[in-house]
Context: one part of a larger RNA
RNA sequence: CGAUGCUGAAGGAACUCGGCAAAUUGCACGCGUAACUUCGGGAUAAGCGUGACCCUUUCUCGGGCAACCGGGUGAGGGUGGCACAAACUAGGGGGUAGCGACUGUUUAUCAAAAACACAGGGCUCUGCGAAGUCGCAAGACGACGUAUAGGGUCUGACGCCUGCCCGGUGCUGGAAGGUUAAGAGGAGAUGUGCAAGCAUUGAAUUGAAGCCCCAGUAAACGGCGGCCGUAACUAUAACGGUCCUAAGGUAGCGAAAUUCCUUGUCAGGUAAAUUCUGACCCGCACGAAUGGCGUAACGACUUGGGCGCUGUCUCAACGAGAGAUCCG
Numbered sequence: 001c002g003a004u005g006c007u008g009a010a011g012g013a014a015c016u017c018g019g020c021a022a023a024u025u026g027c028a029c030g031c032g033u034a035a036c037u038u039c040g041g042g043a044u045a046a047g048c049g050u051g052a053c054c055c056u057u058u059c060u061c062g063g064g065c066a067a068c069c070g071g072g073u074g075a076g077g078g079u080g081g082c083a084c085a086a087a088c089u090a091g092g093g094g095g096u097a098g099c100g101a102c103u104g105u106u107u108a109u110c111a112a113a114a115a116c117a118c119a120g121g122g123c124u125c126u127g128c129g130a131a132g133u134c135g136c137a138a139g140a141c142g143a144c145g146u147a148u149a150g151g152g153u154c155u156g157a158c159g160c161c162u163g164c165c166c167g168g169u170g171c172u173g174g175a176a177g178g179u180u181a182a183g184a185g186g187a188g189a190u191g192u193g194c195a196a197g198c199a200u201u202g203a204a205u206u207g208a209a210g211c212c213c214c215a216g217u218a219a220a221c222g223g224c225g226g227c228c229g230u231a232a233c234u235a236u237a238a239c240g241g242u243c244c245u246a247a248g249g250u251a252g253c254g255a256a257a258u259u260c261c262u263u264g265u266c267a268g269g270u271a272a273a274u275u276c277u278g279a280c281c282c283g284c285a286c287g288a289a290u291g292g293c294g295u296a297a298c299g300a301c302u303u304g305g306g307c308g309c310u311g312u313c314u315c316a317a318c319g320a321g322a323g324a325u326c327c328g
Base pairs, nucleotide, nucleotide: 001323004320007317010314011313014312019309027051028050029049030048031047036041038157052079053078054077055076056075057074059072060071061070062069063068080084092307097302098301099299100298104116105115120155121154122153123152124151125150126149132141133140134139158294159293160292161291163224164223165222168221169220170217171216172215173214174213177212178211179210183206184205188201189200190199191198192197225243226242227241228240229239252286253283264280265279266278267277268276
């Protein structure tokens, strides 16, 4: 000198991006226990008490023929210590908001999460030599399964819900018409030949799917307006006009993990808060299974506030056992 573990006056987060780290708590029994809730939970909630040893005594268990021996348990009284769950071991707790329902899974070696999965929900394909997948094939998986099954895809417990648009793209269905390949067809033409013919070329006509076309379909890909005027203060506009559109964003939520302007404005919390919570709505650029809004329980998740606690700090210090270094 750093590292490891230990102690502490007064204060107690003033440290710091942030209580990171440390400290607090910790066991058993008894009492007691809120909001909220899916009635299971929340809950060891929170909070309080007791605990060593001795004596008396209640009830009781085991062994024993019995005397008695060894325990357990409740009550009362007393004794000792700085300290009685005396060491070791051994939850800090409470309130709020966000996200994800949950237990689980993950970047072996910087990320454990709000990401993935999940039960549940929907759409869609598949009638069995199934669809789908692998393979040139044989064949195999699917499955020794059979639509309460299997594949694909989206969503993601539960509760309340899931609005409008089929114009574009996709998918499904339709088949009248248009377009359309090879093929069929063979008028006609050309060459050659005396001719029969041979060779070349070739119009009409016919000719599938597809496309055009006609419908359906959004828990398919996706989309969900502008301008102007108007109420007896002002302001605002329930109302009206007009243009455009396939249709103009419904419910719910909203400065949000989304808000640029922005530290929006108001309220709360602080002596003081760009964070936080509750509102407002002017949503640059929320919005309904690329799900919307809630939600008890859960979380080594994220945010801000507070109680307890502490060497994180004010502000540094002593000592310990190892080590480095220096001197001998």

This is a predicted structure of a 328-nucleotide part of an RNA (large-subunit ribosomal RNA, domain IV) from a soil metagenome. Its mean pLDDT, the model's own confidence on a scale to 100, is 85.